[in-house]
RNA sequence: GGUAUAGCUCAGUGGUAGAGCGUGUGCUUGGUAUGCCUGAAACCCUGGAUUCAAUCUCCAGUACC
Repeated sequence: GGUAUAGCUCAGUGGUAGAGCGUGUGCUUGGUAUGCCUGAAACCCUGGAUUCAAUCUCCAGUACC
């Protein structure tokens, strides 16, 4: 100095967050795989500050590089 967001890999914006892969249900099949339908899953590393409102801005800390 950089990074920290779903099980994994990554987006994202001052107005409580999405994708791909994975995963559950169902359809398809004699059965798998593929394909299709549909669902769940992160209050965004921790604690403060600013603000009507913070994942986003500021400060400190922690972990990793």